[in-house]
RNA sequence: AGAGUUCAAUCCUAGCUCAGGAUGAACGCUGACGGUAUGCUUAACACAUGAAAGUCGGAAAGAAAAAAUAGGAAAUGGUGUUUCCAGUGGUGGACGGGUGAGUAAUGCAUAAGAACCUGCCCUUGGGAGGGGAACAACAGAUGGAAACUGAUGCUAAUACCCCGUAGGCUGAGGAGCAAAAGGAGGAAUCCACCCGAGGAGGGGCUCGUGUCUGAUUAUCUAGUUGGUGAGGCAACAACUUACCAAGGCGAUGAUCUUUAGCUGGUCUGAGAGGAUGAUCAUCUACACUAAGACUGAGACACGGCCCAGACUCCAAUGGGAGGCAGCAAUGGGGAAUUUUCCACAAUGGGAGAAAGCCUGACGAAUCAAUGUCUCAUGGAGGUAGAAGGACCACGGGUCGUGAACUUCUUUUCCCGUAGAAGAAGCAAUGAUAGUAUCUGGGGAAUAAGCAUCGGCUAACUCUGUGCCAGCAGCCGCGGUAAUACAGAGGAUGCAAGCGUUAUCUGGAAUGAUUGGGCGUAAAGCAUCUGUAGGUGGCUUUUUAAGUCCGCCGUCAAAUCCCAGGGCUCAAUACUGGAUAGGCGGUGGAAACUACCAAGCUGGAGUAUGGUAGGGGUAGAGAGAAUUUCCAGUGGAAAGGUGAAAUGCGUAGAGAUCGAAAAGAACACCAACGGAGAAAGCACUCUGCUGGGACGACACUAACACUGAGAGACGAAAUCUAGGGGAGAGAAUAGAAUUAUAUACCCCAUUAGUCCUAGCCGUAAAUGAUGGAUACUAGGUGUUGUACGUAUAUACCCGUGCAGUGCGGUAGCUAAUGCGUUAAGUAUCCCUCCUGGGGUGUAAGUUUGCAAGAAUAAAACUCAAAGGAAUUGAUGGGGGCCCGCACAAGCGGUGGAGCAUAUGGUUUAAUUCGAUUCAAAGAAAAAAACCUUACCAGGGCUUGACAUGCCAUGAAUCCUCUUGAAAGAGAGGGGUGCCUUCGGGAAUGAGGACAUAGGUGGUGCAUAGUUAUCGUCAGCUUGUACCAUAAGGUUUUGGGUUAAGUCCUGCAACAAGCAUAACCCUCGUGUUUAGUUGCCAUCAUUGAGUUUGGAACCCUGAAUAGACUGUCGGUGAUAAGUUGAAGGAAGGUGAGAAUGACUUCAAGUCAUCAUACCCCUUAUGCAUUUGGAGACACACGUGCUACAAUGGCUGGGACAAAGGGUCGCAAUCCCGCGAGGGUGAUCUAACCCCAAAAACCUGUCCUCAGUUUGGAUUACAGGCUGCAACUCACCUGCAUAAAGUCGGAAUCGCUAGUAAUCACUAGUCAGCCAUACGGAGGUGAAUUCAUUCCCAAUCCUUGUACACACCACCCAUCACACUAUGGGAGAUGGUCAUGCACGAAGUCAUUACCUUAACCGCAAGGAGGGGGAUGCCGAAGGCAGGGCUAGUGACUGGAGUGAAGUCAUAACAAGGUAGCCGUACUGGAAGGUGCGGCUA
Repeated sequence: AGAGUUCAAUCCUAGCUCAGGAUGAACGCUGACGGUAUGCUUAACACAUGAAAGUCGGAAAGAAAAAAUAGGAAAUGGUGUUUCCAGUGGUGGACGGGUGAGUAAUGCAUAAGAACCUGCCCUUGGGAGGGGAACAACAGAUGGAAACUGAUGCUAAUACCCCGUAGGCUGAGGAGCAAAAGGAGGAAUCCACCCGAGGAGGGGCUCGUGUCUGAUUAUCUAGUUGGUGAGGCAACAACUUACCAAGGCGAUGAUCUUUAGCUGGUCUGAGAGGAUGAUCAUCUACACUAAGACUGAGACACGGCCCAGACUCCAAUGGGAGGCAGCAAUGGGGAAUUUUCCACAAUGGGAGAAAGCCUGACGAAUCAAUGUCUCAUGGAGGUAGAAGGACCACGGGUCGUGAACUUCUUUUCCCGUAGAAGAAGCAAUGAUAGUAUCUGGGGAAUAAGCAUCGGCUAACUCUGUGCCAGCAGCCGCGGUAAUACAGAGGAUGCAAGCGUUAUCUGGAAUGAUUGGGCGUAAAGCAUCUGUAGGUGGCUUUUUAAGUCCGCCGUCAAAUCCCAGGGCUCAAUACUGGAUAGGCGGUGGAAACUACCAAGCUGGAGUAUGGUAGGGGUAGAGAGAAUUUCCAGUGGAAAGGUGAAAUGCGUAGAGAUCGAAAAGAACACCAACGGAGAAAGCACUCUGCUGGGACGACACUAACACUGAGAGACGAAAUCUAGGGGAGAGAAUAGAAUUAUAUACCCCAUUAGUCCUAGCCGUAAAUGAUGGAUACUAGGUGUUGUACGUAUAUACCCGUGCAGUGCGGUAGCUAAUGCGUUAAGUAUCCCUCCUGGGGUGUAAGUUUGCAAGAAUAAAACUCAAAGGAAUUGAUGGGGGCCCGCACAAGCGGUGGAGCAUAUGGUUUAAUUCGAUUCAAAGAAAAAAACCUUACCAGGGCUUGACAUGCCAUGAAUCCUCUUGAAAGAGAGGGGUGCCUUCGGGAAUGAGGACAUAGGUGGUGCAUAGUUAUCGUCAGCUUGUACCAUAAGGUUUUGGGUUAAGUCCUGCAACAAGCAUAACCCUCGUGUUUAGUUGCCAUCAUUGAGUUUGGAACCCUGAAUAGACUGUCGGUGAUAAGUUGAAGGAAGGUGAGAAUGACUUCAAGUCAUCAUACCCCUUAUGCAUUUGGAGACACACGUGCUACAAUGGCUGGGACAAAGGGUCGCAAUCCCGCGAGGGUGAUCUAACCCCAAAAACCUGUCCUCAGUUUGGAUUACAGGCUGCAACUCACCUGCAUAAAGUCGGAAUCGCUAGUAAUCACUAGUCAGCCAUACGGAGGUGAAUUCAUUCCCAAUCCUUGUACACACCACCCAUCACACUAUGGGAGAUGGUCAUGCACGAAGUCAUUACCUUAACCGCAAGGAGGGGGAUGCCGAAGGCAGGGCUAGUGACUGGAGUGAAGUCAUAACAAGGUAGCCGUACUGGAAGGUGCGGCUA
């Protein structure tokens, strides 16, 4: 410090996720030790048991018990001393300890303040005189279950009371009120008491500032705010009360609601911040729930009291007792948090004169890896690189110096000895603890796991599994070769821990003060006016609030940070120090902001001059068109559409002419022209009226900008009321289209559109761009106005200001683009945004007549949604262009019969594969057996085939039995070759094991090979340049070509693969060579038969020839093109081979090869039959035909290219024929196959199912072959089917081509060949042209597609699941309000009862107590409300879900351009009307 994830790729926006740190944690696996810290985050739920606050006999009377001593004979009693319980009395139980329920301020933090109190403590002044009366305990004794308690009698005090006096308090004064206590000691003296003054520490009160969320909480308040009097308090105060006034708080957020103890701090972060408030420390609140007071210095009191309530316990049912949120412990809740331990030794606290006592505070121990820190599990040597594991290319590498083995050490561990500090104060005193520590001995001995290994992210292989099981933080992995699941080996990381889960923060600049944005990604209010607020021109002065500087106080300690020493180090603990910042005080400065005062004119405004304008509003008027009505002429259609029809018209339409009426809208001018805030504004004239720019310069003197709330205006549609209604026209009806057509098109037509008065308040209300000000290059149009020059005027030219456009520099931007009219550079103010969907929806509220509008969520769900641009692909977008693509022609297919291939069906089997073009007379250039892979039967198991081993025989051969054959059995004959004499080679049968074998699977694991787009002209690279990048340029443009062929221009310059050319065949000539080929001349023969010839033909070889080379036109001078000449051939001369980068997971594992899987007495091997040839049917490719351009028949001509010795076969003979017999020549330019046929000529047939056509069938034969039934071919004779040119549709072909005719090869014993390859004979027609169909290239454009239009995608319906709204209600919780009731208790009143101290001779009084009454008053009750929670029959939409139904709305002109608002309407997407936008 970043990374992953949207895409085919890119940049951006934006969300999600990860890597870090942390925790009072929990869970899983594992677990040696020690130090140190921490340990109910949940039920402020309930609590058994122990126990946490007592102490003082030196305040004091007295009883009991025990011990000691003296006396006594003893029992026993008394006295004195010591210890001690209850009660009286004093003091402390208000501290310490716990918890966080409540509390959003009676709290806390910080900084101040004045009207107060203060036990113990410290300092200081003074004092304690004289009297008195009781009450507990106790005694006896009443009632009661108990708790407890009534009455009687006695008694002490540092308990209580009176008088006197002091100080003190109140009061102007007079005057009034009003203190004390002793104890211990032999004594000095010590402790205590009373009244004052002061201090320290503590506490109470007041105030400034700060302190969570919600406005879908906007008004709240009646003692409420203030005054006067009175009361009350320690003290101020509406704190309380009587009267008076009507105030007080609040958009700077009152009131109400949700949540919450606050802080020092803690975690994180670079910081600013964010989150948090365990342990430790301060403050606060609470103590079963709620109320209340008493005592006291202090409480409205955790281990006190009273009352009420709930709960628990006891009970004799009358009544009582209790409060662990103290320490342990228990139950419960929960994912989850310890021992019913030791000790007061230390520190601290309480009372005490002290000893001593009490102290679950505290000090320690226990449990827990809960955190943190240190340390160990050994060190050194050791390669035969052992065994074993796992991998393997079988060679080896790896675990791995790791182990074993040798040697060393002892932290830790075990055994033993010694043994602390912490104790301070004369001594004594140690829970921890026989601990820490020291030392001796022993022996490598007692001690390693967890997670991960696809990317992010360090670390890789094998096996198993087969979209299963499973994994997963995000992306994602798994469908037979998974580095992603599970196991293993290995590796990586951390380590007594490791990983997961949860939470916080960081990364996240993803709420942006530091530090974001708003044209198109989310985001500028539809527009303006203006309140509060914010901000604000130039000069000078005052003040000192902000600001700046110095000093002071404070922000407890601990923590963090720094330094230091010290536990062996560290953690922990200790000592010292320090910054920044906050608040307050004080002194100074005066630039800036602000304040005060005075000026200025530049901002702003007023006045003034002429001026432009569809600015607004009201009224009046004109013409064109349309429709309707009236009248005339006229006589059949008109209208409408892609084509039609409904509708109109002989009852006279349409057309035409004249007259009339009505309503609405204003052609041309007209223009990226005008004015207006926007919406919006256009015939002409008039009235009233708003604003603007320009020019001159006079006045005011900052009067300004923005603007939350608020107000005004606001298209269209809709609504209300009343008018109006020509045209066009939602809805509706009809006619079409269509599979449907609730649409597009057509006929008709209602509301509305228009006017008046209201309402609504929204639009793609758009420049998708808030307003104001200033600054920052030019150029070029245009509107208004002013000036200069010029001029009769108007132009032209130049300049300024204000508008409105285009293009563009710098700059900005993700890009597109913006660019003085900013989206640039800056300042000020306002609105708004924070992933997509759910949703601009629900509920609530406001508003509206309604429709609706405004405000505006959550649950749930996804990992994307989105912007701009790139490359492709695609379009029922555009442009150019090519092709037997169409057109023009010729001949076919589709109809018939047959052949053949395929599907389907059948079958024991009909072996397998190929399925649009690019499968189907294709693989197969030959299925009777074989082939053969299929089926049935009978057989074999180291095998039919290969290599190695053992033993044996050479091998080959012959005969017989059995069998369908394979095979099984028996017999006979027989010994070769080489040799170093040991043996070997080859071969047969037998045996055991390694292994053979597989046309078994996967062509979606592959190699190779092939088809196809396509012989289409394309496909790329290097360098350079452009762009953030994907990419682009080059390869585009202008021409041209068959061609990315060439030329030219150009930020490109070059190059490569294709194209072309080279190669082969054919076409012409020449040269050379003439046998088996040829024969002009000369001889010769039946015959080029033979001499001879080398001219010709022909054959083989070599070579020449064609290059737009030449000429004319054209073109840009070019490339080229057009015409011509010459030439055998002319613009690629014709043909073949040759096939770029790719595409289709195209075909083939059955040619072959190959990885993995599978079979192994069988999925292998050999064998005999059968099958692949089946047959209701469908399709493809062909053959033969339907005839006279023909058929039959007699005669007669002319080829090329092939093949032949296991062969082609002449000749002759036989047979009607297929063929049979014979067998010359030929290893081939020699002989043979071999007859070429169409054609020519002659004859017959004469338009018919025929002398057409030949299927089918019967019989008789031939050939090949072991074999011809299934299942070959051929021949003869007989039979003589369909078919008379073929529907929709569709195929081939542009010249020696189509068509037609016969020939031939391969395969092959033979042949199902009508196939396929080759070769020749005869030999046409047409091409106007590129509009259309199909396919393709290039450019451009749109795109929501990229698996790429066979794409993407919207809505209803049906099904399943999920969360949620409404809902008759019913059930809780909570908050106030009103009414009645009224416990305890304070206060007040009263004089019914009662009363020791004082007064009084007495009666009585003062004072006190009880009772009663009154105000207030908790809980509970009644009533109507507010808020809130879950629940609810039924119901609404929403979301999600591999393969459901119906349509096809959107994306291309998406096939009717889309979208926005509104209204109507329809199964659904949707459709239509009106206005708007271009996205």
The RNA shown here (small-subunit ribosomal RNA) has 1479 nucleotides and comes from Capsicum pubescens.
It matches the Rfam family "Bacterial small subunit ribosomal RNA". Gene Ontology terms of the family: structural constituent of ribosome and ribosome.